[in-house]
RNA sequence: UUCUUCGGGGCAGGGUGAGAUUCCCUACUGGCGGUAAAGUCCGCGACCCACGGCAGAGAAAAGGUUUUGCUGUGGCUGACUCGGUGAAAGUCCGGGACCAACAGUAUAGUCUGGAUGAAAGAAGAA
Numbered sequence: 001u002u003c004u005u006c007g008g009g010g011c012a013g014g015g016u017g018a019g020a021u022u023c024c025c026u027a028c029u030g031g032c033g034g035u036a037a038a039g040u041c042c043g044c045g046a047c048c049c050a051c052g053g054c055a056g057a058g059a060a061a062a063g064g065u066u067u068u069g070c071u072g073u074g075g076c077u078g079a080c081u082c083g084g085u086g087a088a089a090g091u092c093c094g095g096g097a098c099c100a101a102c103a104g105u106a107u108a109g110u111c112u113g114g115a116u117g118a119a120a121g122a123a124g125a126a
Stems, first nucleotide, its partner, number of pairs: 001126006013025003027110002029100002031044004039098002048075010080096005102113003
């Protein structure tokens, strides 16, 4: 450098209601790299937004414009404390907290959908 494979989890039980796995009580889940073992540190990815490039489609006399896909750059992007051990921990142990894109629907981290997708990356082969 090329190729192949892998690469996200979770509402059990109850309440109200015409209707809620969405509200309320309770329950449950935690991508990738770094570092003393991390959802909350540092960094990355995903989602979303803007702009550029390439390709396609619609329409058009043309300039141009609309839209879809791929791709590049930039932006956006949630949440922690106390005690203990230790050379070292916001990572371990104990206690108590907190957070979780967009669209749909009775208000959703957990249902359905984009997604049998993409990707951080991991492993292997040449």
Molecule: FMN riboswitch aptamer (RFN element)
Organism: uncultured Acetatifactor sp.